[in-house]
């Protein structure tokens, strides 16, 4: 050097000039004038979780929807640490939606003799046996048929009913036996997922639940266009429907039960504001430092307050500094690939991006850099 | 700002694990027909199933992420 892996960390600084919000001040007022603050790490996608808010209860049960190895951490989460077992990379590490298939249903196309658990299954082969036919050194072999054995072999297939090897057999066969791997029970270690070890079973249990279930576990529904308040305005008019103890409707997504309130409730078609002010910026808030824990994260102490717009501000020019790239040099340094320093030029003047009711996430975009580690290949 | 919903040939649509390297119908394209054009008859092209990953032996179908596109949602009486 080249590929590559895992973590962090910033998001160009600084003057000048001219703008643009909010805030607070001077100004009797109005015009304007001074200080001060003033986008992100994803402010995005809205994909999960709360907070906050408002349905009169958010009470059962069904139906629905998430989520799924084990501890933990957290307001909570589907998030995130630390482990475990699978699984991929030489390695650094890296991925798992990883419960349940001996509760039940379904599917497993095409190939293949046989596709799904049942003493499964004979297409080739193999072995034994009858029977014809041919050949013969008359010891017995072959071709076909037909009857049985048989799961080793070859073939189908993404899967064929444990594997490897021995010992047995006519020829095979968990039919014995050894290891494996599998299923049960004790035992030791572990908080636990799990590992380990010992015995027993000779073997019963194919896959798929990102198919239907099943078993735990979690969830009331909406959403800052929630919700309140004020202010203008009209045609609080018209049409239809339902219902007033025979209960419309109302617990913002479906159904029934309980309990409650209960005289209006819906729909067409049209009518008028489309203005202001809370919510709305002090919060699971940030910085520091100490302690606690392998880590997530927790506890203390100190210290800061840090956009709040409403067609919607945060900007624009100019100057130097730094950064990156590139181009040139009779310059320096190293023995060299060929690197580094230095001078000059031009060129990006930053990638990816705009808060909109507020945090925790998790995806997606995206420049740069700085630390560790792995693999290799060249030359000194 | 929130909430829904869609996405297969130039178009408009089937499909709902395997019979699908995806079938129709209209549209182009070539021949026949006809003086010729239409009409009509015969074959033919045309689809990265919006895109990247997964789960299955096996996906347009299932699952997750993105992409693009559409659509409703103020208050008063």
């Nucleotide at each position: 050097g080249c590929a590559g892996u895992a973590g962090c960390u910033c998001a160009g600084g600084c003057g000048a000039u001219c703008g643009c919000u909010c805030g607070u001040u001077c100004g009797u007022u109005c015009a304007g004038g001074g200080c001060g603050a003033g986008a992100g790490g994803a402010a995005a996608g809205u994909c999960c979780g709360g907070g906050c808010u408002c349905c009169g209860c958010a009470g059962g049960g069904c139906a629905g929807g998430a989520u799924g190895c084990c501890g933990g951490g957290u307001a909570a989460c589907g998030c995130c640490c630390g482990g475990u077992g699978a699984g991929g990379g030489u390695g650094a590490c890296c991925u798992c939606g990883a419960g349940g298939a001996a509760a039940g249903u379904g599917c497993c196309a095409c190939a293949g003799a046989a596709a799904a658990c049942g003493c499964a299954g004979a297409c080739c082969g193999c072995c034994c046996g009858a029977g014809c036919c041919g050949a013969g050194u008359c010891a017995u072999c072959g071709c076909c048929u037909c009857g049985g054995g048989u799961a080793a072999g070859g073939g189908u297939g993404a899967a064929a009913c444990g594997g490897u090897g021995g010992a047995g057999u006519a020829a095979g066969a968990g039919c014995c036996c050894a290891c494996c791997g599998c299923g049960c029970a004790g035992c030791c270690g572990g908080u636990a997922a799990c590992g380990g070890u010992u015995g027993c079973g000779g073997c019963a249990c194919g896959g798929c639940a990102a198919a239907c279930c099943c078993c735990a576990u979690c969830c009331g529904g909406a959403g800052c266009a929630a919700g309140g308040c004020c202010a203008c305005g009209u045609a609080a008019a018209g049409g239809g429907g339902c219902g007033u103890u025979c209960g419309a409707g109302g617990g913002u997504a479906g159904c029934c039960c309980g309990c409650c309130c209960g005289a209006g409730c819906c729909c067409c078609a049209g009518g008028g504001u489309a203005g202001g002010c809370c919510g709305c910026a002090c919060g699971a808030g940030g910085u520091g430092c100490g302690c606690g824990g392998u880590g997530a994260c927790g506890c203390g102490c100190a210290u800061c307050c840090c956009a709040g717009a409403g067609g919607a501000a945060u900007g624009a020019u100019c100057g130097c500094c730094a950064a990156g790239c590139u181009c040139g040099c009779a310059g320096g340094g190293g023995u060299a690939a060929c690197c580094c320093c230095g001078c000059g030029g031009g060129c990006u003047c930053u990638a990816c991006a705009g808060a909109a009711c507020c945090c925790g996430g998790c995806u997606u975009a995206c420049g740069a850099g700085c630390c560790a580690c792995u693999g290799u290949g060249a030359c000194c | 700002g929130c909430c829904c919903c869609c996405g297969u040939c130039g178009u408009c649509u089937a499909g709902a694990g395997g019979c699908c390297c995806a079938g129709g119908a209209c549209g182009c394209c070539a021949c026949c027909c006809u003086u010729u054009c239409a009409a009509g008859g015969u074959g033919g092209a045309a689809a990265u199933c919006g895109c990247g990953g997964g789960u299955u032996c096996g996906a347009a179908u299932c699952c997750c992420g993105c992409c693009g596109g559409g659509g409703g949602c103020a208050c008063c009486a």
Model confidence (mean pLDDT): 79 of 100. This is a predicted complex of two RNAs, RNase P RNA and transfer RNA, with 457 nucleotides together. Rfam match: Bacterial RNase P class A. The family's RNA type in Rfam is ribozyme.